Notes: Predicted 3D model of a 73-nucleotide RNA (transfer RNA) from Thermochaetoides thermophila DSM 1495. RNAcentral holds the sequence, with entries from ENA and GtRNAdb.
[in-house]
RNA sequence: GCCUGAUUAGCAUAGUGGUUAUUGCGUUGCACUUGUAAUGCAAAGGUCACUGGUUCGACUCCAGUAUCAGGCA
Numbered sequence: 001g002c003c004u005g006a007u008u009a010g011c012a013u014a015g016u017g018g019u020u021a022u023u024g025c026g027u028u029g030c031a032c033u034u035g036u037a038a039u040g041c042a043a044a045g046g047u048c049a050c051u052g053g054u055u056c057g058a059c060u061c062c063a064g065u066a067u068c069a070g071g072c073a
Base pairs, nucleotide, nucleotide: 001072002071003070004069005068006067007066010025011024012023018056027043028042029041030040031039049065050064051063052062053061
C1' cells in the first nucleotide's frame, strides 16, 4: 500500500428497511433476613463509532473517516 471482518447501555450480546432497540451480568431501590449472602419484584442506564448519501421511512443499504483484528505483497 491492497483485501476482508468487527464497532449497539459499565461489560458481554441479539436485532433481514417499518409500532417504545433484545437478553444476561453488573448498578440502584424495595421485599425477605437478627444481619449479610442468595432469592423475588421494580427502576435507572443507549446521539446504535463518526460524517454524508439512498429511501416515505435506516442500527439495518451505499460511500468516506476513525479504531481494533486478520490476510496478501
It is recorded under the gene name tRNA-Thr-TGT-2-1.